[in-house]
């Protein structure tokens, strides 16, 4: 110092009004943005994760878990710069399912889950 094996710990957020019998769903104004890359910093470039489906296998069966694939939204313009859809400027856009006396990115729930991956300690070894 490379690459191994184990363990910790961490791992996503967001309102106030108005109207009305009821709406944090609808109208006004606002407000929030998971990881990993990318010659400069990203919700909207490129890719992951999770959510939903399908396949396959563990399980006596149920449940319940690996894996593995499919689908999965959204940004232009100028400006500085040697670099920038990432910084500054201005105008935009996107947001899962299921609930709900009223239609949800912001409320309830699945989730005290699960995760992409981050930080650390420890073993052997070279």
């Nucleotide at each position: 110092c490379a690459a191994g094996c184990g363990c910790u710990a961490c791992g996503g957020g967001a309102u106030c009004g108005g109207u009305g019998a009821a709406a944090c769903u609808c109208c006004g104004a606002a407000c929030c943005g998971g990881c990993g890359g990318u010659c400069a910093c990203a919700g909207u470039c490129c890719g992951c994760g999770a959510c939903c489906c399908c396949c396959u296998c563990g399980c006596c069966g149920u449940c319940c878990g690996a894996g593995g694939g499919g689908u999965u939204g959204a940004g232009c313009u100028g400006g500085u710069g040697g670099a920038a859809c990432u910084c500054c400027a201005g105008c935009a856009c996107c947001g899962a399912c299921a609930g709900u006396c009223a239609c949800a990115g912001u409320c309830u729930g699945g989730a005290u889950g699960g995760g992409a991956g981050u930080a650390g300690c420890g073993c052997a070894g070279a």
Molecule: FMN riboswitch aptamer (RFN element)
Organism: Nesterenkonia ebinurensis